[in-house]
RNA sequence: GCUCCCUUCGUCUAGAGGCCUAGGACAUAGCCCUCUCAAGGCUGUAACACGGGUUCGAAUCCCGUAGGGAGCGCCA
Numbered sequence: 001g002c003u004c005c006c007u008u009c010g011u012c013u014a015g016a017g018g019c020c021u022a023g024g025a026c027a028u029a030g031c032c033c034u035c036u037c038a039a040g041g042c043u044g045u046a047a048c049a050c051g052g053g054u055u056c057g058a059a060u061c062c063c064g065u066a067g068g069g070a071g072c073g074c075c076a
Base pairs, nucleotide, nucleotide: 001072002071003070004069005068006067007066010026011025012024013023018056028044029043030042031041032040049065050064051063052062053061
């Protein structure tokens, strides 16, 4: 340098164009329960890497950028 893959709450993840102002588990905050703790119940906070494009509509498709990974090549 070229090709391919990945990037979503604090962590792990669901998602395949409309049912997503994004769902679940764990964690976390409050309340309930309990003599206390744990467990359990209810409620909340919290994320689509960034910029463009296509489309009536994009987390999802395309292009570019950034970061990470794999393979190939170059460096005589």